[in-house]
RNA sequence: GCCCGGGUAGCUCAGUGGUAGAGCGCAUUCUUGGUAAGAAUGAGGUCAAGGGCUCAAUCCCCUUCUCGGGCU
Repeated sequence: GCCCGGGUAGCUCAGUGGUAGAGCGCAUUCUUGGUAAGAAUGAGGUCAAGGGCUCAAUCCCCUUCUCGGGCU
């Protein structure tokens, strides 16, 4: 330099046009003599950035940034 894949909650990852979810973690409450385990409720997201297509974009297109892999 060229090619491919990834970037979504604190972490690991789903979701592939129609108002974004799970597990673990976190907070509060219940349970216990107390802790752990368990149960209930809740908080937490400019979906890497900008532009475009569309009635509507996390999703499609272009550019950029960043991470990983391959070729030379």
This is a predicted structure of a 72-nucleotide RNA (transfer RNA) from Candidatus Woesebacteria bacterium RIFCSPHIGHO2_01_FULL_44_10. Its mean pLDDT, the model's own confidence on a scale to 100, is 82. It matches the Rfam family "tRNA". The family's RNA type in Rfam is transfer RNA. RNAcentral holds the sequence, with entries from ENA.